[in-house]
Context: one part of a larger RNA
């Protein structure tokens, strides 16, 4: 020259887009970050509504004057619906987020293989969805304990949990035919044996039943059970590449292969028994290190690098283990051990920001304890919606990249002033000042978006399923209704050159010189070297050059 998540010095007008804890994977108050479903279920507080019941009082009417009726208020109690917290169930908390400690590995990259395998939600196809049982919680009530929380005892519900039945299939064994390089796959046949299930919410109009609510039939969504495929997903193995020391040269006993068996989804010393002695050597040991697409640099081969976005992998105070599930050995789940903070009634308990914000420390050194679920895109939910520090905005930092702007045109007898000067003059210089414009940016005023589409309702019209104009399902225009950012961005107007320029350098590499002050002091320096009385190398001014909202300087890389 070029780069950079940079960081220091000085300076600084604005806007756009990107980017900001690289160090202690150090500790961490405080709030938030994972919920949903009432169309699986029992129960059902306070209000509210709606109804009857009851107390109290009562406008107003009626009166035979005893009294009756009685809008409306009030007050007890019932039922019905609505309604909040917790419970039992189902799904999701294995995704998104974040880190780079740990790894030299089949970790990661390519490019095979599973004749050795699994997959929850969807999406196709096929058969089904019968008939029954006992619980536990909520919740009563008794107790224990400072708390956290526990126990006893009693009632209940299911789309929670158990048995029975059917078996179109499916597992198994058998015997046939096809395929294959192959230890095997697929189809037929046969046999006995083994193996599901669950409801829920609309609609209807004949017939049963009926506690008169309603069921049973009948249909429609959505489920659920079994089976075959798909797709997307993921496990496992294998060839080839993947730093740097030989002042690391021998390592290995479940080692290394076999037979059995166990045990996984599933192959394997993966694990146990017995067998037989093998196996490997840049092994084995230190050390550094997540890798990859990409990123800088270079003409290029290369070299260096792993921020931000993207793909894999790895880890969640340290270590260690299972449970549950399709799937974890699980960030904001469970157990146990440590170390650490906090609570305590001293008996015991609670807790993990390597999520977003934000403190403390350590550091040259890296922001806001903000707004929003409008959009996009996940989780439940029939939806409507309801959560989402994800995301989507706002904000801080000249941390970078890009853009604009800090005025324009005219102005000489070349003012004043600085500065040199051979005292005549040169230079700062058209630069100013003064004359006419301009009006981007800031600034005030005024108007003012796109990002909204979908979905739901609501009425219209076709089609579908149906016994059916109910219903529900789909299409088509229509109306109705949503914006954090935000009165933002844009446009208009309005005044007025006003609010807007520094920084290093100037001996040679290098583009750019005198002059004053110091005297080998002070002090400069990247390298050569400057300074010891005329310094274009140090300080200061004038002048020049170089870049410009930046400009140097340090630190790394090529």
């Nucleotide at each position: 020259g070029a780069a950079c998540g940079a960081a220091c010095g000085c300076u600084a007008g604005c806007a756009g887009c990107g980017u900001g804890g690289a160090u202690u994977a150090g500790g961490c108050a405080u709030g938030c970050a994972a919920g949903u479903c009432g169309a699986a279920c029992g129960a059902g507080a306070a209000g509210c509504u709606a109804u009857g019941u009851u107390u109290u009082c009562a406008a107003u009417u009626c009166u035979u004057c005893g009294g009756a009726a009685g809008a409306g208020a009030u007050u007890u109690u019932g039922u019905a619906g609505u309604g909040a917290c917790a419970g039992u169930g189902g799904c999701g908390g294995a995704a998104g987020g974040g880190u780079g400690a740990g790894u030299a590995a089949c970790g990661c990259g390519u490019g095979g293989a599973u004749a050795a395998c699994c997959u929850a939600c969807c999406c196709u196809u096929g058969a089904g969805u019968u008939g029954g049982g006992g619980a536990c919680a909520a919740c009563a009530u008794u107790c224990c304990g400072a708390a956290a929380g526990g126990a006893g005892u009693g009632c209940u519900a299911a789309u929670a949990c158990c048995g029975a039945a059917u078996g179109u299939g499916g597992u198994a064994a058998c015997u046939c035919c096809g395929u294959g390089c192959a230890a095997a796959c697929g189809g037929a046949g046969c046999u006995c044996a083994c193996u599901a299930a669950a409801g829920a919410c609309g609609g209807g109009g004949a017939u049963u039943c009926u506690u008169c609510g309603g069921a049973a039939c009948c249909u429609g969504u959505c489920g659920c059970u079994c089976a075959a495929g798909g797709a997307g997903g993921g496990g496992u193995c294998c060839g080839c590449g993947u730093c740097c020391c030989a002042u690391c040269a021998g390592c290995u006993u479940g080692u290394u292969g076999g037979u059995a068996a166990g045990g996984u989804a599933a192959u394997g010393g993966c694990u146990u028994a017995c067998c037989a002695a093998g196996g490997c050597a840049u092994a084995c040991g230190g050390g550094u290190a997540g890798c990859c697409g990409g990123c800088c640099u270079g003409a290029g081969a290369g070299g260096g690098u792993g921020a931000u976005c993207g793909g894999c992998c790895a880890c969640a105070c340290u270590g260690g283990g299972a449970c549950u599930g399709a799937g974890a050995c699980a960030c904001u789940g469970c157990c146990c051990a440590g170390a650490c903070u906090c609570c305590u009634a001293c008996g015991g308990g609670a807790g993990g920001c390597u999520g977003c914000a934000g403190u403390c420390g350590a550091g040259g050194a890296u922001c806001a304890u903000u707004c929003g679920c409008g959009a996009u895109g996940c989780g439940c939910g029939a939806a409507a919606g309801c959560g989402u520090g994800a995301c989507g905005a706002u904000g801080c930092g000249a941390c970078g990249c890009u853009g604009c702007g800090u005025g324009g045109a005219g102005g000489a007898u070349g003012a004043a002033g600085g500065c040199c000067u051979u005292a005549g003059g040169g230079u700062c210089g058209u630069a100013a000042a003064c004359u006419c414009c301009u009006g981007u940016c800031a600034u005030g005023a005024g108007g003012g978006a796109a990002a909204a589409a979908c979905g739901g309702c609501c009425a219209u019209a076709g089609g579908g399923u149906u016994a059916a104009u109910a219903g529900c399902c789909c299409u088509a225009a229509g109306g109705u209704g949503u914006g954090a950012u935000g009165g933002u961005a844009c446009c208009u107007c309005a005044a007025g050159a006003g609010g807007a320029a520094g920084c290093c350098a100037c001996g040679g590499c290098u583009a750019a010189c005198u002059c004053u002050g110091u005297g080998c002091c002070a002090g400069c320096a990247g390298c050569c070297g400057c300074g010891g009385u005329a310094a274009u190398a140090c300080a200061g001014a004038g002048g020049u050059g170089g870049c410009g909202a930046g400009c140097g300087u340090u630190g790394u890389u090529c």